[in-house]
C1' cells in the first nucleotide's frame, strides 16, 4: 500500500495557553472564525474492539484506536423530481486479513 465486513441523518464542552485560520483530498458552493481559528491543556462521547454482568436481548466501564459546528457542510455519477429525494461510487472510522 491494497482487500474484506460492519457503521456512517444520533451523541460530545471550557473561565487557560496560542493569535489567523478552519470545515479529511480535488473542484464548485455554502458556512464558522478577534463574541478568538487551527494546534496544545483539561474536559466529554460512546462508533469498533476489549473487560464485566446477562440464557438472549440488552446493560455498565471507558482500557486501544476513533470522534466532539451545519447529515460525511451540500453537490460532482445515475434515476425521479425541479424545495428534494433514492440508488450508487468515493471518502471516514474499527476490526480481520495480505
Nucleotide at each position: 500500500u491494497c482487500c474484506u465486513u460492519a457503521u456512517u441523518c444520533a451523541g460530545a464542552g471550557c473561565a487557560g495557553c496560542g493569535g489567523a485560520g478552519g470545515g479529511a483530498a480535488c473542484a464548485g458552493g455554502c458556512c464558522c472564525g478577534g463574541c478568538g481559528a487551527a494546534g496544545c491543556g483539561c474536559g466529554g462521547c460512546a462508533a469498533c474492539c476489549u473487560g464485566c454482568c446477562g440464557a438472549a436481548a440488552g446493560g455498565c466501564a471507558a482500557g486501544g484506536u476513533g470522534c466532539c459546528a451545519a447529515a460525511u457542510c451540500c453537490u460532482g455519477c445515475g434515476g425521479u423530481a425541479u424545495u428534494a429525494c433514492c440508488g450508487a461510487a468515493a471518502g471516514a472510522u474499527a476490526a480481520g486479513g495480505u
Molecule: SAM riboswitch aptamer (S box leader)